[in-house]
RNA sequence: GUGCCUUUAGCUCAGCUGGUUCAGAGCACUACCUUGACAGGGUAGGGGUCACUGGUUCGAAUCCAGUAAGGCACACCA
Numbered sequence: 001g002u003g004c005c006u007u008u009a010g011c012u013c014a015g016c017u018g019g020u021u022c023a024g025a026g027c028a029c030u031a032c033c034u035u036g037a038c039a040g041g042g043u044a045g046g047g048g049u050c051a052c053u054g055g056u057u058c059g060a061a062u063c064c065a066g067u068a069a070g071g072c073a074c075a076c077c078a
Stems, first nucleotide, its partner, number of pairs: 001074007010027004019058001029045006051067005
């Protein structure tokens, strides 16, 4: 450099064919209950510009283009 893949909550990941649940799960976190205090358990709760920019569309996390970061393969150099 070329091609492909990934990017969604603090972490690990779902999200089917664009639209009913207007963004979810587990863990973690916060408060309270339970305990002498932890751990564990229970109840409730907070947290996301869906990497970024632009486009298509009545409507985009989802489709298209570009950019960025990471990964894999190939090529180049040596």